[in-house]
Record summary:
Small-subunit ribosomal RNA from a metagenome, 1492 nucleotides, folded computationally. RNAcentral holds the sequence, with entries from SILVA. Its Rfam family is "Bacterial small subunit ribosomal RNA". The coordinates come from a structure-prediction model, not an experiment, and the mean pLDDT is 85.

RNA sequence: AGAGUUUGAUCCUGGCUCAGAUUGAACGCUGGCGGCAUGCCUAACACAUGCAAGUCGAACGGUAACAGGCCCGCAAGGGUGCUGACGAGUGGCGGACGGGUGCGUAAUACGUAGGAACGUGCCCUACAGUGGGGGAUAACCCGGAGAAAUCCGAGCUAAUACCGCAUAUCCUCUAUGGAGGAAAGGGGGGUCGCAAGACCUCUCGCUGUAGGAUCGGCCUACGCCCGAUUAGCUAGUUGGUAGGGUAAAGGCCUACCAAGGCGACGAUCGGUAGCUGGUCUGAGAGGACGAUCAGCCACACUGGGACUGAGACACGGCCCAGACUCCUACGGGAGGCAGCAGUGGGGAAUCUUGGACAAUGGGGGAAACCCUGAUCCAGCAAUGCCGCGUGGGUGAAGAAGGCCUUCGGGUUGUAAAGCCCUUUCAAUGGGGAAGAAAAGCUUCGUGCUAAUAUCACGUAGUUUUGACGUUACCUAGAGAAGAAGCAACGGCUAACUCUGUGCCAGCAGCCGCGGUAAUACAGAGGUUGCGAGCGUUAAUCGAAAUUACUGGGCGUAAAGCGCGCGUAGGUGGCAAGUUAAGUCGGAUGUGAAAGCCCUGGGCUCAACCUAGGAAUCGCAUUCGAUACUGGCUAGCUCGAGUUUGGUAGAGGAGAGUGGAAUUCCCGGUGUAGCGGUGAAAUGCGUAGAUAUCGGGAGGAACACCAGUGGCGAAGGCGGCUCUCUGGACUAAAACUGACACUGAGGCGCGACAGCGUGGGGAUCAAACAGGAUUAGAUACCCUGGUAGUCCACGCCGUAAACGAUGAGAACUAGCCGUCGGGAACUUUAAUGUUUUUGGUGGCGCAGCUAACGCGAUAAGUUCUCCGCCUGGGGAGUACGGCCGCAAGGUUAAAACUCAAAGGAAUUGACGGGGGCCCGCACAAGCGGUGGAGCAUGUGGUUUAAUUCGAUGCAACGCGAAAAACCUUACCUACCCUUGACAUCUGUGGAGCCUGCCAGAAAUGGCAGGGUGCCUUCGGGAACCACAAGACAGGUGCUGCAUGGCUGUCGUCAGCUCGUGUCGUGAGAUGUUGGGUUAAGUCCCGCAACGAGCGCAACCCUUGUCCCUAGUUGCCAUCAUUCAGUUGGGAACUCUAGGGAGACCGCCGGUGAUAAACCGGAGGAAGGUGGGGAUGACGUCAAGUCAUCAUGGCCUUUAUGGGUAGGGCUACGCACGUGCUACAAUGGCCGGUACAGAGGGUUGCUAACCCGCGAGGGGGCGCUAAUCCCAGAAAGCCGGUCGUAGUCCGGAUCGGAGUCUGCAACUCGACUCCGUGAAGUCGGAAUCGCUAGUAAUCGCGGAUCAGCAUGCCGCGGUGAAUACGUUCCCGGGCCUUGUACACACCGCCCGUCACACCAUGGGAGUUGGCUGGACCAGAAGUCGGUAGCUUAACCGCGAGGAGGGCGCCGCCCACGGUAUGGUCAAUGACUGGGGUGAAGUCGGAACAAGGUA
Repeated sequence: AGAGUUUGAUCCUGGCUCAGAUUGAACGCUGGCGGCAUGCCUAACACAUGCAAGUCGAACGGUAACAGGCCCGCAAGGGUGCUGACGAGUGGCGGACGGGUGCGUAAUACGUAGGAACGUGCCCUACAGUGGGGGAUAACCCGGAGAAAUCCGAGCUAAUACCGCAUAUCCUCUAUGGAGGAAAGGGGGGUCGCAAGACCUCUCGCUGUAGGAUCGGCCUACGCCCGAUUAGCUAGUUGGUAGGGUAAAGGCCUACCAAGGCGACGAUCGGUAGCUGGUCUGAGAGGACGAUCAGCCACACUGGGACUGAGACACGGCCCAGACUCCUACGGGAGGCAGCAGUGGGGAAUCUUGGACAAUGGGGGAAACCCUGAUCCAGCAAUGCCGCGUGGGUGAAGAAGGCCUUCGGGUUGUAAAGCCCUUUCAAUGGGGAAGAAAAGCUUCGUGCUAAUAUCACGUAGUUUUGACGUUACCUAGAGAAGAAGCAACGGCUAACUCUGUGCCAGCAGCCGCGGUAAUACAGAGGUUGCGAGCGUUAAUCGAAAUUACUGGGCGUAAAGCGCGCGUAGGUGGCAAGUUAAGUCGGAUGUGAAAGCCCUGGGCUCAACCUAGGAAUCGCAUUCGAUACUGGCUAGCUCGAGUUUGGUAGAGGAGAGUGGAAUUCCCGGUGUAGCGGUGAAAUGCGUAGAUAUCGGGAGGAACACCAGUGGCGAAGGCGGCUCUCUGGACUAAAACUGACACUGAGGCGCGACAGCGUGGGGAUCAAACAGGAUUAGAUACCCUGGUAGUCCACGCCGUAAACGAUGAGAACUAGCCGUCGGGAACUUUAAUGUUUUUGGUGGCGCAGCUAACGCGAUAAGUUCUCCGCCUGGGGAGUACGGCCGCAAGGUUAAAACUCAAAGGAAUUGACGGGGGCCCGCACAAGCGGUGGAGCAUGUGGUUUAAUUCGAUGCAACGCGAAAAACCUUACCUACCCUUGACAUCUGUGGAGCCUGCCAGAAAUGGCAGGGUGCCUUCGGGAACCACAAGACAGGUGCUGCAUGGCUGUCGUCAGCUCGUGUCGUGAGAUGUUGGGUUAAGUCCCGCAACGAGCGCAACCCUUGUCCCUAGUUGCCAUCAUUCAGUUGGGAACUCUAGGGAGACCGCCGGUGAUAAACCGGAGGAAGGUGGGGAUGACGUCAAGUCAUCAUGGCCUUUAUGGGUAGGGCUACGCACGUGCUACAAUGGCCGGUACAGAGGGUUGCUAACCCGCGAGGGGGCGCUAAUCCCAGAAAGCCGGUCGUAGUCCGGAUCGGAGUCUGCAACUCGACUCCGUGAAGUCGGAAUCGCUAGUAAUCGCGGAUCAGCAUGCCGCGGUGAAUACGUUCCCGGGCCUUGUACACACCGCCCGUCACACCAUGGGAGUUGGCUGGACCAGAAGUCGGUAGCUUAACCGCGAGGAGGGCGCCGCCCACGGUAUGGUCAAUGACUGGGGUGAAGUCGGAACAAGGUA
């Protein structure tokens, strides 16, 4: 520091996800040791049990228990407070600390910095005191009530308990005269005394005052979460006066007076939350958090209250109310773990009912000491951090085993074993620190003192005090001995193979894997990462510049309010003075400690601990600086404005007025149609329409001018005239003197449609009606037609209200138009040029932009202010508020769901887009198919089997150039199992031939004949039989694992590359353009220049000529028989070798003078002469595993092999391809003529004979230019038939035969005789063909024993038509649109149906919180009161002062009543939304998406 994911690819926007660090964690697997930390985040839920706050006898009366002493007693025992001590009690101090928790609290809190009107026990300092009296009371004893808790009455008693009096340094009050206010003693020593006690002294206390220290109370400022779908809140409220109250200021409280106070700088209300130092993260700024430790706050079952006290409204105190739990004798009582352990419960989840006061600290005490679940330790837990170990060296036969394998090997792997070492840690034995310093006691010294007592302090010595603890640490012996797992391995992301599985099981953080070859599932081997841990989950920050202060945006991606005026606010021209608020600098205080950081130190290191420093970016005070900003003062004129003269204009409002046109009405002319459409119909019209002429009525809109022309803020504004009125521009002067810009709220304007009231109503026209169209047509089209469209007034307040571009200001190259004004020059006055200014347009530099594009009218460079955005959907929706008559508008979420949604551009593909061009593509023609019968193939059906494949074009007379058996793969039956076939091993043997029997055959059995070839004599080759196993075999599966081959687009003209250039990039250019061609063929141009595969040519054949060669071919001349037969000839034909020829070469025209095209000449042939072979990059997962080859899978006495028979030939039917016909351009009969190309020895077969014929006999000739197949047919000549189911047609059937073959039943072909079906030219639709072609006629060949209407060839006869490219189909190039890219057989929308999910409404129901009103009122403070009562003081007394109880009043918790608000849950039914595999109906959008 980035990465993955939207696309066919690209750039951008934008979300989602990942890699990092972290945690009080939890879960899964695993687990050796130690150190240091940490450990209920949930139910502030309920708690059994034990402990957590006591202590002081040196305050007191005392003696219940224990020990000792003493006394009595023989003993048992009793007595005695005498001593140590001490239960209970009085009293003092402490229970306000320590410990826990985070409910509440958004400010009575906390943090920081300040302040004044306060308190402060214990502690310190100073000063002054501590005198003298009194009355009670608990304990105790007696009696009583009660189950208990506890309580009542009577009696005795002490104090450092309580109360007066005195004194008053002082303090308080004050009328300045005065008045009021304290105290406590205890202990040690000494002297005296019988004792009580007195005195001296020391010490601990006590009282008052002042000060300090510490701690606390109060006040102020600033900071401190979310929500405006919470906008107004407030009556003690804000202030004043007086009084009360408090330790203290204060509405803190009361009375009166005034009417204030707070709030968009967010009051009030709602939600959430303890705050901070800090912790985690981050480069930082920030963000999140607030466990442990530390500071503060709040709370202690819930709510309220006070008492005591220095301090509390009190965790282990009190009173009351409530809920809960427990005890009870039912009368009444007791309790509060959010202390430490522990229990139940909740929960994913969090420990021992441990030890000790040894240390540190706290309370009490004079002290010893006691108490201390604070604390220190131990236990449990890998919860975290840190450290250590599980061994080290050597060791290649690269062992065995595992896994993989191309079978060679590779890998695990120096890993193991083996050999040589070491012993940390753990285990066992032994040793062994520090944490301990004190206090106590003794000695000495100093101080106090009368004192050598005592006490305090110091020195030295001495005796002890350890929970942890079997401590840390050291050491001995033994032995590699006791100690490794977890996750991952498709990309991100380090790490790969095999097997299993087969969209199943499963995985998954995102993208996504899995449908038979899964590096993604599961297992294994291997590898990678980390390691006593490793993964997962949850959570925070980061990455995320994805809320942007640092540091983002708004034309099209989300985002500029529809427009203006203007309030608050923000910002603001030039120059000067002053101030010093902002700003800058210095100093001071503070910013607790811990933490972080740095430098040292201590545990062997580290974690950890410790010392010092730095830092704490803040706040406050103070001193300075004055450039900038702000404040104040006085100025300036350039911003802004005012005045004057002009100018243009559909700017606005009102009133009037004009012509054309539509419609309607009246009248005339006139007659059968009009109107409308793609075509029609509805409609109008003989009651006279349309058309036309004249007249009239009425409403609305203003042709031409008219223009990327004008005006206006926008919406918008258009005949003409008048009235009123806003703004702009321009010229030149004068004036004001910053008056400015923007603008949250607010106010106004605001198209169309719509609403209300009243008019008006010609046209047009939602709704509606009818007619068409259509599968349907609630649409598009047509005929009508109402609201509305128009006016007045009032609402509505929205639009793609758009330049999808907020307003203002400044700056930054140019060029060309146009509108308004000014100036200069010029000119025919009407013009033009230059310049300036304000608008409005087109290009374009720099720059910007993701690109498109923008570009002085910025989307450039800057400044000011406002508005708005933060993934898509849900949704501009719900709820709530506001506005509205309504329609609705505005403000505006969430649950849930997806991994995208999107912008611009690119390449393709596509379009019922465009342009250009081609093709038997259409058209023009000729002949067919589709109807019939038959043949053949296919589907379907049938069957034991009807083997398999091919399925739009591009399957269907296709694989099959031949199914009776064979073929044959299928079925049935019978057999074989190393096999019908290949290789290897062993043994034996020649192989082989013939016959008989059983059987359907395969096969089995028997008999006979026979003993091979080569040889270097070792043997070898081939063959057969037997045996065993390796293996064979498979037309079994997968053509979607493949090779090869093939079809198709298409013989279409295309498909690419290198370098360069352009573009961020995908890509583009070249290959586009202008011409031309059959052609990316060629020419020209051009940021391209070249090249490759295709095209063409080279090849074969055919057409002309020449040369060469003449047999089997030929025959003009000569001869001969008369058959080129023979002699002869080599001219011709022909044969088969070689060559020539054609190239737009020549001429004319067109064209850019090019390429080329048109015409002509010559020529056998003319513009590729005709035909063939030849098929670019690629597409269709096209076809073929059944030609062959081949991976994987399956099978192995069978899915292999053999045999026989059957089947592939079935047959209601459907389709394709053909043959023969339907006849006279014909059929039949007779005669007669002319080919080419082939084939032939297992063959073709002549002559001749027989048969009506198929054919039979026969055998010449021919291994073929020689012989044979072999008669060509149509044609031509003659005859007949006469339009008929025929002398057409030949199916079907009967009979008789021929041939092939082992064999024609299923199931061959042919012949003869007889029979004589359908069919009289074929619906919709559809096929072929452009010249030697179509059509028609026959001939040959492959296959083949036989079988041809099929296929492949051959020749004979031999046409018609093409205007042309509008349309159908296919294709090529350019361009355009696109939401398509498995690419239009695409994509995609909505209703309905079904399932699930969340949510709104909903008669209501339930609960929480809360407002105002009212009732009620426990405990308690305060106040009042004289009903009862009362030790201290006053008083001789009566009585008084004061107190208590009771009662009353104020306040008030709980509770209650009726009524609101708000939140949550739930609710029959209901609304839309989302998601879901192939559902239904249509076809709305994307192309002109078929009505943009």